[in-house]
RNA sequence: GACAGAGGUGCGGUCACGAUGAGUAACUGUUCUGAGAAAGUUCAGUUCUGUGAAGAACAGUGAAAGGCCAUACCGCCGAAGAAACAGAAUCCCCUCUCCCCCCUGAACAGUUCUGUUUCUGGUAUCUGGCUGAAUAAGUCUGAUACUGUCAUCAUGUGAUGGAGAGCUGUC
Numbered sequence: 001g002a003c004a005g006a007g008g009u010g011c012g013g014u015c016a017c018g019a020u021g022a023g024u025a026a027c028u029g030u031u032c033u034g035a036g037a038a039a040g041u042u043c044a045g046u047u048c049u050g051u052g053a054a055g056a057a058c059a060g061u062g063a064a065a066g067g068c069c070a071u072a073c074c075g076c077c078g079a080a081g082a083a084a085c086a087g088a089a090u091c092c093c094c095u096c097u098c099c100c101c102c103c104u105g106a107a108c109a110g111u112u113c114u115g116u117u118u119c120u121g122g123u124a125u126c127u128g129g130c131u132g133a134a135u136a137a138g139u140c141u142g143a144u145a146c147u148g149u150c151a152u153c154a155u156g157u158g159a160u161g162g163a164g165a166g167c168u169g170u171c
Base pairs, nucleotide, nucleotide: 001171002170003169004168005167008077010076011075012074013073014072018068026061027060028059029058030057031056032055036048037047038046040108041107042106043105044104045103080120081119082118083117084116085115086114087113088112089111090110121147122146123145124144125143126142128140129139130138131137149162150161151160152159153158
């Protein structure tokens, strides 16, 4: 240097069913109210609006997506995840579902992909933060426990320490 492997409630992806989402959003009607409203935010324009904007209550109709459980399949052992920066694309966020509609320009924000750098061996529980409808799940900091691997010490199978650019085997 090449090839092949190990850790285990091991990691990631796709899909059917199901629950949640939710009697929520949205639409229609009635009543109240009375000047604003249209995008994630701001500014400018444009359009709608006292023939009633936005909002609230009642009644009727009434979803969907992401995420989850779980089955099956696939790819794997930096599997994978996170943060920062840069680039590209999209954008009044993107994609997808539903629905009548949700305009134009600029700036910021957001989302996806790629690359570089940094951190994390893995799992579980708990505190706090972020996201989320959620007490689910995900993710981050910290703590504790278990476990794998190597090194050192001891020989009792235990103590201490390190990190996957590691460890084991073959050539």
This is a predicted structure of a 171-nucleotide RNA (Lysine riboswitch aptamer) from a bovine gut metagenome.
The RNAcentral record of the sequence draws on MGnify.
Model confidence (mean pLDDT): 76 of 100.